The part of an RNA shown here (large-subunit ribosomal RNA, domain VI) has 250 nucleotides and comes from a groundwater metagenome. The RNAcentral record of the full RNA draws on SILVA. Rfam family: Bacterial large subunit ribosomal RNA.

Context: one part of a larger RNA
RNA sequence: UGUUGGGUGUCUGAAUGGAAGGAUCUUUUAGUACGAGAGGAACGAAGGUUCGUUGCCUCUGGUCUACCGGUUGUCUGACAAGGCAUGCCGGGCAGCUACGCAAUAGGCGAUAAGUACUGAACGCAUCUAAGUACGAAGCGCUCCGUGAAAAGAGACACCUUAGGACACGGCUAGAACAGCCGUUUGAUAGAAGCGAUGUGUACGCACGAAGGCAACGACGUGUUCAGCAUGCGCUUACUAACGUCCGCAA
Repeated sequence: UGUUGGGUGUCUGAAUGGAAGGAUCUUUUAGUACGAGAGGAACGAAGGUUCGUUGCCUCUGGUCUACCGGUUGUCUGACAAGGCAUGCCGGGCAGCUACGCAAUAGGCGAUAAGUACUGAACGCAUCUAAGUACGAAGCGCUCCGUGAAAAGAGACACCUUAGGACACGGCUAGAACAGCCGUUUGAUAGAAGCGAUGUGUACGCACGAAGGCAACGACGUGUUCAGCAUGCGCUUACUAACGUCCGCAA
């Protein structure tokens, strides 16, 4: 752009994509069938393992240059607090991940090779000529996606002066674009408060402390489940979501 007068939402499903999986073991069937014995199955049923594929982060593990703590060297006169070297080391939420978790059954239909029934041509015979029944990891469906531009261009409900776009605050989304949510009739992001979580008990002060004439003193205890921090949750309009344009037909 088309289809549809315009729009919003929910669908149908022509078509199309998909690992829509591979292998193997154990138990049972069963010490059964079979076999003189020695030996020794199968159909079916149940449960695992492994490889591959897809998705996810509750658990376990990893990472975690947001974060917390310890400590080395050096600099800011000292303390405190920091800078530099991810300095090194111990932890670690969210996120991302695998070594973790889940799925990857089963069934139906039509068939292939093949196996048959009935049955003539050809008084017999014959799976085939008419007719009928089975039969595969393969085909179609059932399963997971995409999918009204399917020109036979679909259906339903509602609105109809309705709507749409840019811009703005953003993230269930993301290379750009797109998508999705919000825009004061508001919890969209920030901030603050509270919670939860991480670290592990802050500074200061008081007391103790080997030693020292004394000054001082590593360190310890108390104040203190402290202090600090947060990509998480909730609450609160405190800050910022201001505005502009198009369209409104027959």